[in-house]
RNA sequence: GCCUCCUUAGCUCAGUUGGAAGAGCGUGUGACUUUUAAUCUCAAGGUCGCGGGAUCGAAACCCGCAGGGGGCU
Repeated sequence: GCCUCCUUAGCUCAGUUGGAAGAGCGUGUGACUUUUAAUCUCAAGGUCGCGGGAUCGAAACCCGCAGGGGGCU
């Protein structure tokens, strides 16, 4: 330098056909318990890496950039 995959909540990851974002763990609150743990309830937490484009509408399509993994030279 070229090819390819990935980037979504604090962490690990879904979201496959464009209709507008979720799970588990963690955190907080409450219940239970003499207390803790475990279990259960509820909640908070997201510019979907960044910029642009097409579209009535984008996490998902197109272009560029950045970061990371793998391969070739």
Predicted 3D model of a 73-nucleotide RNA (transfer RNA) from a Pseudobdellovibrionaceae bacterium. Its mean pLDDT, the model's own confidence on a scale to 100, is 82. It matches the Rfam family "tRNA". It is annotated as a transfer RNA.